This is a predicted structure of a 480-nucleotide part of an RNA (small-subunit ribosomal RNA, 3' major domain) from an uncultured bacterium. Rfam family: Bacterial small subunit ribosomal RNA. Its family is annotated with structural constituent of ribosome and ribosome in the Gene Ontology. RNAcentral holds the full RNA, with entries from ENA, Greengenes and SILVA.
Context: one part of a larger RNA
Formats: sequence, structure tokens, C1' cells
RNA sequence: UGACGGGGGCCCGCACAAGCGGUGGAGCACGUGGUUUAAUUCGAUGCAAACCGAAGAACCUUACCUGGGCUUGACAUGUAAGGAAAGGUGUAUGGAGACGUACAAGUGUACUGCUUCGGUAGUACGCCUUACACAGGUGCUGCAUGGCUGUCGUCAGCUCGUGUCGUGAGAUGUUGGGUUAAGUCCCGCAACGAGCGCAACCCCUAUUGCCAGUUGCUAACAGGUAGAGCUGAGCACUCAGGCGAGACUGCCGCCGACAAGGUGGGGGAAGGUGGGGAUGACGUCAAGUCAUCAUGGCCCUUAUGCCCAGGGCCACACACAUGCUACAAUGGCCGGUACAAAGGGAAGCGAGGCUGCGAAGCGGAGCGAACCCCAAAAGCCGGUCCCAGUUCGGAUUGCAGUCUGCAACUCGACUGCAUGAAGUUGGAAUCGCUAGUAAUCGCGAAUCAGCGAAGUCGCGGUGAAUACGUUCCCGGGCCU
Repeated sequence: UGACGGGGGCCCGCACAAGCGGUGGAGCACGUGGUUUAAUUCGAUGCAAACCGAAGAACCUUACCUGGGCUUGACAUGUAAGGAAAGGUGUAUGGAGACGUACAAGUGUACUGCUUCGGUAGUACGCCUUACACAGGUGCUGCAUGGCUGUCGUCAGCUCGUGUCGUGAGAUGUUGGGUUAAGUCCCGCAACGAGCGCAACCCCUAUUGCCAGUUGCUAACAGGUAGAGCUGAGCACUCAGGCGAGACUGCCGCCGACAAGGUGGGGGAAGGUGGGGAUGACGUCAAGUCAUCAUGGCCCUUAUGCCCAGGGCCACACACAUGCUACAAUGGCCGGUACAAAGGGAAGCGAGGCUGCGAAGCGGAGCGAACCCCAAAAGCCGGUCCCAGUUCGGAUUGCAGUCUGCAACUCGACUGCAUGAAGUUGGAAUCGCUAGUAAUCGCGAAUCAGCGAAGUCGCGGUGAAUACGUUCCCGGGCCU
């Protein structure tokens, strides 16, 4: 000077408390450990690994295993020699395929010279063979590294110049009195200033004015219908999108030190950071990543490189993490009926119609989309079930199918019929959330042929309870 203390003081945070819903018990899904295996590729391991890299493992991916093959190589640059085309195409044939074997047709591009305009010679490019430099490596080291990332933490801190003090390390400033979400601001002070952080400037959202009005909208007028902005028309309204306005403790009262500020009120769509996002200081953890990429060193070089087929990454006594579905009546089932937002769509989205119980099929209108399509559920109305392992729950299994794809055996999703398991609210323990939040309901997208998505990232619908307080648990800040 720091760090630490079951030392002290002050202060924060869904940290506790107050509440609501979960996890821990069940079945299933997925990840991990372990075990097994020819292989079950590799990495991530308290918080900060475990629906993590993986926003798509049947082949491919694929890095693993078994077997079959290649050796200047699947890919790059160059040198030398040689060669003619090579590749591709067709036929036959061996093979699991990679890859061969035989035959056939067929023959480069540009420039220059010569030319009988048919070609011919040379050079360059391209191709093949051989030889050589080399390629190649998801082989090792994240404790050699760059870059990127996590975490403390969106916590309020971390420093510098000059001056002053101290022999010096260093201190001061940055401490103190108030205040704030904040080293935020005010006041004081041997300090005076400054930088990186905080805040603001950026984006979305809540109100409104102006401009412009189709594919959007429909108040008035006219036409029109079974119904309808359906048509003329209009741009008022809704909305979409560009430029503005608006919030600043600006105004009033009180408190305060006459300050900063606090508190109540007025006005306002919004009030004291309005709500949300982006934004992460100096640093910490030899934190993570050599398998995104890059890269030093080391290692392999007829193999640790490359190609291929099949298998594996999907195994299963068990243990853990994260989820989904439930255990029911605030419910299940049946019929009727209503209302979103944000997205995506051409090798695509696919309406109406027809067939099928259905997944789906046939067919194809419209739409490169404010135009057409994908396209809501909880809700509401009516009926039924009557507390039961049930008309709850749907695992598991059998059979029959649909779709994608060269191909669903290992190992896809979905449909129908049958089957109907555990489960009656979950021990110790433990998690999330303070408002349009939790809870609950569905919808979309990326990846993607299909999908193991119950994941992730978004979108809207319905819509709570509680916070006395800071003693205690956890993490953090300042002073001592």
C1' cells in the first nucleotide's frame, strides 16, 4: 500500500423478508458423469461446465471405428524432362464403393510469323505423365501467443499532471458534512486541474403537429350486394414513414445550509433516469477457446495426410443438470362463435374445390407480396362427465398407413385403430419473478430435403399477489 477478520460504522442488490409460481417424487425429452464398446470423435467442469460449441449427427456433416484403396497427393505455387490433348460423353465389364479395364466418337484458348486461307510453325495459358521443391494434418502445447469471449459488474469505481507533505515506501487530490441510481451534484478542505468510467448524445416504445396517401383506411356523396370499401370518389379517421414538437425539478408550497437536493401539488399522453435496448472503466481468475480463424515451437510424411463403403457419435445396471406432460372439475370431452402481433414465402408460400376418419393426396387461383398465402389459442355461448386411477393422465406396445429423401434396419417426423404404465401435488434441500412483471395461452423465425425443437431467439392475447423492514443468509461499494 493492499487483502482478509465468526472487528466496527454507513449504504446498496429479488440478497433476505412479504408474496406468486416452480424444481427435488412420476413418465418422457435432452445434456453430462459413469460404465460399456472395434468406435461410442473432440472440447466445456463450483458460481461463470452440463437444450454449452451444435441456429438441425439416417448418407453427407464427421473430426471416431472396421475394412477397401491412393502417395507431388482432394487443394496452392514453382522447376526440369517427356507427352499428346486432358477432362467430359457413350457402350461393355470388375467392384460395396472409391477406383479400375476395354472399345468408340471427338478434339483446346489467345497472340505472332508464313500461307495455296484448308492449314502449318513458334510462344504463352490450360491438360496429362515422371522426378523434385513442397502440399496436407480437427496431430500436441490456450502454462509460448494474437483475436474473440465469460466473470466480478452496468458494480462506481480506476488513474494521471503539477503542487504540497514524508528520509522513504507512499500520502494528499479520491478523505470530511450533506445528497444521488452514480467519484451524481453541492459545501468545506494543501490542494488545483485533467483522463478512462457514470450520465447524455444512438435505437425501439408511450402523446401529438406537419408533409406525402397505395397495395392501407372509409366520415360524407353516388352506385351496388346474400354479405362485403365491393365500385366511383375521398385522404377526414385508423394506419404505415419522413421531418418536427414534447419532460427541463421548467412552475407553486413545504423541508434543507440562502446549496445540492428531498417531498407534496398544478398542468400534462408521459414526472423527476417515463419503460425497454445497445453501450461493460483500470483490472481479476496462467478463467475459456491451437476444433471458427490466425500463429511460435514440437511431432507425422506410402501416414497422425487423402478417397470410399459400412458402422459409430443414438450403447445402458446407474448418478446429476435443464426442460416438457401430468396427477384433474378455476378441469376433460363435444358442438357453435370472436379477437392479435411479429415474421416468412419462387427449386417458395400455396387459397377456394374434390378424395381420404386422418397424416395427406389430386388439382391449382393468387402472390417476388401493407395486395396473395402460411393463419391463432386461452376466451365467450351451449351440452356432457360427477370425484373414480376416472370420459384424469398419456408412457409403453401391436397392427395399418402418410410424407421427406438415392436410402428411414441400426436411427426420422407425423396419422388412424387397439393397448392403456407411472402418477392422487412430491423428503432434506433448492430456483425464478417487483408490473403489462410473475403466471397462463397460442403464433412466428433462423438452422433445415426431412427431423428426433419438449431447445433457442422473437411476437402478441389474458393478466395477478406482495415488499413491515434490513436483525439474519449471499454478493457488492465507501470509511475505519